[in-house]
Order: sequence, then structure tokens, then C1' cells
RNA sequence: GCCAGCAUAGCUCAGUGGUAGAGCAUUCGCUUUGUAAGCGACAGGUCGGGGGUUCGAAUCCUCCUGCUGGCU
Repeated sequence: GCCAGCAUAGCUCAGUGGUAGAGCAUUCGCUUUGUAAGCGACAGGUCGGGGGUUCGAAUCCUCCUGCUGGCU
């Protein structure tokens, strides 16, 4: 230099055009003499940034940034 992939909750990841979700973690409650485990509930998101397409974009297109891999 060229090519490809990835970026969504604190962490690991779903969601392939129509209200953004799960598990774990955090917080609170129940249970226990107490802790752990178990059960229940709440909270937590400008979906990496800009622009475009569309009635409607996390999703499609494009540029940029970061990370990873391959080729030279």
C1' cells in the first nucleotide's frame, strides 16, 4: 500500500427496514442466626462519528476513526 471482518448496557453477545433484547455483573427485596447459593424486582443504551437512501435505519449505501486478520 491492497483486501476482508468487527464496533449495540459495566462484561460477553443477539437483533438482517417498523417500540433496542438476553445472560452475567451492579442495586433493592424474599429466604437464612449470618454468608454463599436460590427466587423475584428495578435500573442501566445519543446502537463508534459525519453524510445519504427511505414514510420509517442498530439494520441498506458512502466517508472517517479505532481494533483484528490476510496479502505484498
Molecule: transfer RNA
Organism: Candidatus Microgenomates bacterium